[in-house]
Context: one part of a larger RNA
Parts: sequence; C1' cells; structure tokens
RNA sequence: CCCUCGCUAAGGAACUCGGCAAUCUCGCUCCGUAACUUCGGGAGAAGGAGUGCCUCCUGGUCCGAGCAGACGGAGUCUUCGGACAGUGCUCUGCUCGGGCAGCCGGAGGUCGCAGUGAAAAGGCCCAGGCGACUGUUUACCAAAAACACAGGUCUCUGCUAAGCCGCGAGGCGAAGUAUAGGGGCUGACGCCUGCCCAAUGCCAGAAGGUUAAGGGGCGGAGUUAGUCCAUCGCAAGAUGGACGAAGCUUCAAUCCGAAGCCCUGGUGAAUGGCGGCCCUAACCUUAAGGGUCCAAAGGUAGCGAAAUUCCUAGUCGGGUAAGUUCCGACCUGCACGAAAGGCGUAACGAUCUGGGCGCUGUCUCAGCGAGGGACUCG
Repeated sequence: CCCUCGCUAAGGAACUCGGCAAUCUCGCUCCGUAACUUCGGGAGAAGGAGUGCCUCCUGGUCCGAGCAGACGGAGUCUUCGGACAGUGCUCUGCUCGGGCAGCCGGAGGUCGCAGUGAAAAGGCCCAGGCGACUGUUUACCAAAAACACAGGUCUCUGCUAAGCCGCGAGGCGAAGUAUAGGGGCUGACGCCUGCCCAAUGCCAGAAGGUUAAGGGGCGGAGUUAGUCCAUCGCAAGAUGGACGAAGCUUCAAUCCGAAGCCCUGGUGAAUGGCGGCCCUAACCUUAAGGGUCCAAAGGUAGCGAAAUUCCUAGUCGGGUAAGUUCCGACCUGCACGAAAGGCGUAACGAUCUGGGCGCUGUCUCAGCGAGGGACUCG
C1' cells in the first nucleotide's frame, strides 16, 4: 500500500452525477396516529412511554366443600292457573381450604453507564412523473415507464366452425357450440372518447362498362387428286407453271362468356387525416368580428416549456444565502390530444425525480486498531 472489519475529537452531506456506501432505526406491551380514500385502506403512519432482578398483594387458572340462583329431564296431586318432594359428568355468583410448571396486573424495593444489557429483528416524512395492482423479462452488463393482467371494444366463426400444424391420412381447436372459440387494438377504477368516408382497406350491391379459359367458326393459309397451259418428244411420256375439290394441318373475326376492376352506397375502439393570408374596438395591447383562398374535414373536451418545448437556463411565483434540476401557474403546443386512447386517481413499486427530519468517516482530514495479503526467509 491492497482486501475485509472495529473505533474516532469538533462539525454533520460541506462529499458526490446522485446520501453511492455505511451508520441511525429495529423485538414485545401500552398510549397515540394526519391529509387523502375505491371506506377495504393509508397504518407498524407519525410521535411517545415501558422493558432486568427481589419482596408483597389482587385477580385469573386447577381441585374440594358450603350457600344462593338458573336450566334440563322425569315423578305425584290438581280447581289445569299451578303446587309438592327429590335429583344432576350442567351453568353462574359468593365464601372457605388446598395446589400452581407457565402467564397477566398492582405496590414497594434494589443494581449497573446501559435491563428485547449478547445475537437475530423497519430509518422516517413531504411533493411529483410513469405504470392501476400481485406477477413476467434480456440464463452471463438493462427488472424498468418494457411484457402480462382483470376489464373495454372491434371483427371472424352455426359446427365436418373459424383459425392453426401436416404432402397426406390425421391432429389441435374440443370430447367445446356464440355466456363458446380464433384474431386485432386498448389496458383496474372514475369522467369521457369530438370532426372527416376525399384516398387506402373492409362490407354490401348488382343495372351498365371492361374481361380469362372455354364455346363458336365469318374468313384465310399450307398440302394436292384432278384440270389447264408452255417446252421437249413420232409416241409413251418427261420437265416447268397456273388453278385447285375432299381430307388433314393451321390462323382466326363479329358474338356468348364468372369473379375481379370500373361503378353505387356504407363503415373510424378500420389504415389514416384533423389549414393559410389580410384587416378590425375612443391609451396601448388583444381581437368577439369581417374579408379571402384552399380542403374530405380543418384539433372538440381535457391537458400543456410536458418521459413531448427547438429558441430555453421561456416568464412569474414557491422552496435555498445562492436552484440549468424540482413544485405551482401562464400558453407564444418548433412538433399534446381523445382505445398507437385523453385527463384524473386511493392502494401498490429493490421504479424515476425534487425537498426535509434523524443519522453518520461520504466529506473538512485524517488517525488508531484487528485479521488476511503484499514484502523477507524457507
């Protein structure tokens, strides 16, 4: 010097990105306990007192006896109201006696610096962001505001279901049946969820337009039996050319021809979108209002320098001696906004942010001590 521990004058977060780390607190009994709240919570809120040992006492607990009362069942009589005698593994109260391992309470005393005497055993509060919550996750740098969630909503699916796996047989769904199953989005709860169907998607429609294979086969092409012509040849015939039936091959028009698309409508908790410029009120400022252009419609409620604000350390207020963070406002929203949900919200969180009390070697500023290393020898 390093690691792991223990203690520390005075101060007490001045440390630091940040109280990171380490203290403080800690059990039990009693008292006491706020805002807020979904009335369950919050709450062990907070805050406070006590705690050992000895002696005495009361009560409780166990057993026995006596007295009184209640209750239950059964007996006798009855004028049917009741009366009488007696009984009990029953209960309650009072009195007396005995027992008490452990426990509760009261009074008095006693020792120490200290009594849950060691160990084990919450620090607390205020305000805000996000996510309702318990859960889940990056095995080995991220546990979260991410995922899930109950709840909401849209959509598909009538059963040989839809959907999924498999080439198939087949299987899952489901030995279920729309209060069921699949998919998408949102994400407890509370208050709500505005406008646009022009584009894209989806759904419905079927008059018209377009339209595949296919049907159909106007018309044409190739091939040539044959016919004709030319040349050669006495002839038979040969060569060349033109036309050309049937058959075969092939091209093929008008026309018929489904879905789709075009088309007509609908649909936003479907993909998505939700303006610009100019002027105007008797201080100034501002603009309820007016004009104009464009659009399918021009952002409603709520929120707003925000996990979103560039300018920005916006401006004002609070907190501090001093505050780029924080809280409350304002609104000029570069570039919030309503299920890629909007705004709230008790409870919850090894969450994130700001503040405070307590507490401390985090620090001023370092010191001492212990164990293990480092170092030397082996």

The prediction has a mean pLDDT of 83. This is a predicted structure of a 378-nucleotide part of an RNA (large-subunit ribosomal RNA, domain IV) from a marine sediment metagenome. Rfam family: Bacterial large subunit ribosomal RNA. Gene Ontology terms of the family: structural constituent of ribosome and ribosome.